[in-house]
Molecule: transfer RNA
Organism: Thermoproteota archaeon
C1' cells in the first nucleotide's frame, strides 16, 4: 500500500443479510426466601448502537469517508 472481519449497557455477546418500540447473559443495586451467608426466585438503574456524512416518511441495520483492533497477502 492491497484484501477480509470486528467495533452494540462495567464485562462477553445477540440483533444487521431481508430498515419499522435497542435486547439477553454476568456483574451493581433493591425485595422475597433462609437463624445467617451463599444458592435461589422477583425487580430496578446502567447505551452518542466507534466518529462524521448521505439515501429515506424511519437507519443499531443500507451507501461513502475516517479511526482504533485482529489475520491474511505485498
Nucleotide at each position: 500500500g492491497g484484501g477480509c472481519g470486528c467495533u452494540u449497557a462495567g464485562c462477553u455477546c445477540a440483533g444487521c443479510c431481508a430498515g419499522g418500540a435497542a435486547g439477553a447473559g454476568u456483574a451493581u443495586c433493591g425485595g422475597g426466601c433462609u437463624u445467617u451467608u451463599a444458592a435461589c426466585c422477583c425487580g430496578a438503574g446502567g447505551g452518542u448502537c466507534g466518529c462524521g456524512g448521505g439515501u429515506u416518511c424511519a437507519a443499531a441495520u443500507c451507501c461513502c469517508g475516517c479511526a482504533g483492533c485482529g489475520c491474511c497477502c505485498g